A computed fold for a 346-nucleotide part of an RNA from an uncultured prokaryote, annotated as small-subunit ribosomal RNA, central domain. Its mean pLDDT, the model's own confidence on a scale to 100, is 87. The full RNA is in RNAcentral, with records from ENA. Its Rfam family is "Bacterial small subunit ribosomal RNA". Its family is annotated with structural constituent of ribosome and ribosome in the Gene Ontology.
Context: one part of a larger RNA
RNA sequence: UUGGGUUUAAAGGGUGCGCAGGCGGUAUAAUAAGUCAGUGGUGAAAUCUCGAGGCUCAACCUCGAAACUGCCAUUGAUACUGUUAUACUCGAGUAUAGACGAAGUAGGCGGAAUGUAGCAUGUAGCGGUGAAAUGCUUAGAUAUGCUACAGAACACCGAUUGCGAAGGCAGCUUACUAGACUAUUACUGACGCUAAUGCACGAAAGCGUGGGGAGCGAACAGGAUUAGAUACCCUGGUAGUCCACGCCGUAAACUAUGAUCACUCGAUGUUGGCGAUACACAGUCAGUGUCUAAGGGAAACCGAUAAGUGAUCCACCUGGGGAGUACGAUCGCAAGGUUGAAACUC
Numbered sequence: 001u002u003g004g005g006u007u008u009a010a011a012g013g014g015u016g017c018g019c020a021g022g023c024g025g026u027a028u029a030a031u032a033a034g035u036c037a038g039u040g041g042u043g044a045a046a047u048c049u050c051g052a053g054g055c056u057c058a059a060c061c062u063c064g065a066a067a068c069u070g071c072c073a074u075u076g077a078u079a080c081u082g083u084u085a086u087a088c089u090c091g092a093g094u095a096u097a098g099a100c101g102a103a104g105u106a107g108g109c110g111g112a113a114u115g116u117a118g119c120a121u122g123u124a125g126c127g128g129u130g131a132a133a134u135g136c137u138u139a140g141a142u143a144u145g146c147u148a149c150a151g152a153a154c155a156c157c158g159a160u161u162g163c164g165a166a167g168g169c170a171g172c173u174u175a176c177u178a179g180a181c182u183a184u185u186a187c188u189g190a191c192g193c194u195a196a197u198g199c200a201c202g203a204a205a206g207c208g209u210g211g212g213g214a215g216c217g218a219a220c221a222g223g224a225u226u227a228g229a230u231a232c233c234c235u236g237g238u239a240g241u242c243c244a245c246g247c248c249g250u251a252a253a254c255u256a257u258g259a260u261c262a263c264u265c266g267a268u269g270u271u272g273g274c275g276a277u278a279c280a281c282a283g284u285c286a287g288u289g290u291c292u293a294a295g296g297g298a299a300a301c302c303g304a305u306a307a308g309u310g311a312u313c314c315a316c317c318u319g320g321g322g323a324g325u326a327c328g329a330u331c332g333c334a335a336g337g338u339u340g341a342a343a344c345u346c
Base pairs, nucleotide, nucleotide: 004317005316006315007300008299012314014201015200016199017198021194022193023192025088026087027086028085029084030083031082033081034080035077036076037075038074039073040072041071042070049065050064051063052062053061054060091191092188093187094186095184096183097182098181100179103177104176105175106174107173108172109171110154114150115149116148117147118146119145120144121143125136126135162169163168206247207246208245209244210243211242215241216240220236221235222234223233258313259312260311261310262309263308266291267290268289269288270287271286272285273284274283295302296301319346320345321344328339329338330337331336
């Protein structure tokens, strides 16, 4: 390379947008570039293959044929692909109406809890654990009541619920922004799919500057436990966690399952619409769950939300270790990220 694969054995990019590229609905006509057929030219000789012949055989040599699968020109064919033109509506989109949601951004507001402070009541313990101790407390703690302040998170509702491309999103409310869905099929008329490079977004931790700091809490200190205990448990506690702006760009970023389209028995929940006519039942579209036929699979299992049957495009894999390391390049303030070997060894 061919071929085979990628849920769990190596392997789906964290996610989206999208240039190039690849691929692309129905019908008619033209063209004849690809494609197919005929003819002509060329495709040196040697070599190779086949058939003969010559050296005693063979290697070797000679003759003939075939081949040289190619290229050029020309004459035709027109199903498919391409190109051009015209038309279409089922793909895609737009419009109108309806209705949906923890989708996003910014502002305002709320109550519970916690902590602290002040005042009051009140007296000897509180706290913590397997048991303790460190710790707090007669300078009046813990407990109880009232008042004030602070920061962070939003009990119940709450659910295999919903929304979002993914990361993710949950008190209430206002403004702005985005979106899928359903119905009418009114309009456009293939405008589509995928997507290397690129661009944007991207949990937590971490970094920079400035704020903030209640609770929790790496590091750290102390008390226990233990043979030891640089831990698990306890008492404290800094960074951080929060906000604004800017970086970082990674995760078991997981459904360990790329995107899109078509096809392939049924059963049963549920979310948002529609229709129907009624409170029973069944239908339809889009989602979200469970079980299962066929089929698939090494099995576990998957099974219309496929890991089934096909098509297009992208990404990735090729024994274990060395190693996601070295070197180089590039990005970053740094931490480090991305790309990514070999020797050697089994």